[in-house]
RNA sequence: AGUUAAUAAACGAAUAACCCUCGUAUAAUAACGGGAAUAUGGCCCGUAAGUUUCUACCCAAUUACCAUAAAUAAUUGGACUAUGAGGGAAAGUGGAUAGUGU
Repeated sequence: AGUUAAUAAACGAAUAACCCUCGUAUAAUAACGGGAAUAUGGCCCGUAAGUUUCUACCCAAUUACCAUAAAUAAUUGGACUAUGAGGGAAAGUGGAUAGUGU
């Protein structure tokens, strides 16, 4: 949905997987430890935080900054995952009507 006359009340099957869009979470974020590079460089590994949350915590471009030291910064664009909603498509459930068979 539908059924029981009816308010009330009761009963009541399925809604799987997949694709798209959107909401929420998280800011694809920030902290710390170890190691590495040095203007032709600016990286690698790990730990814990953040979510009423499992997982993830990266990539690229641009700009800046650091005068050789130990430290990077800003901006822009791009996901996955969890969950919910809508749409598509698909699958299924109940009822009605008609036909056919018994």